[in-house]
């Protein structure tokens, strides 16, 4: 000083992914379950009329921020939209700082759409940490 691992920062954060019931496993109960269903909440898709739109291999379509465009020419790098992050709590705007800007499905098919179909409720996380206005609620006088 430089690498590498661990741990804190987490009564936290992205994310729709949270709560409750009832079986079943667990020892007679219990902690617990990446097991089975059922319900609330939350997210998402199809799907009339009327509206739109005519553009179908140049296939088309859906979840998400994750899209455009330039140089480079296998990888990447600039930029511009976008998304997220940082101390009483939550919101809105601005300005500084740092991250992300992927993956995955459906399988010839799909604009909007009452009403009524159907799905999902997961997986992950230490880079960096400020200020200004302006509203709510909380507490205190």
């Nucleotide at each position: 000083g430089c690498g590498c691992c661990a741990g804190u920062u987490a009564c936290g954060c992205c994310g729709a992914g949270u709560c409750c019931c009832g079986c079943c496993c667990g020892a007679g109960a219990g902690a617990g379950g990446u097991g089975c269903g059922g319900g609330a909440g939350c997210g998402g898709g199809g799907g009339a009329a009327c509206c739109g739109a005519g553009u179908u291999u140049u296939g088309g379509g859906g979840c998400g921020a994750a899209c455009c465009c330039a140089c480079a020419c296998a990888u990447g790098u600039g930029g511009g939209a976008g998304c997220g992050c940082a101390g009483g709590c939550u919101c809105c705007u601005u300005u500084a700082g740092c991250g992300c800007c992927a993956g995955c499905c459906c399988g010839a098919c799909a604009g909007c759409u009452a009403a009524c179909c159907c799905c999902g409720u997961a997986g992950g996380c230490c880079c960096a940490c400020g200020a200004a206005g302006g509203g709510g609620a909380a507490c205190g006088c």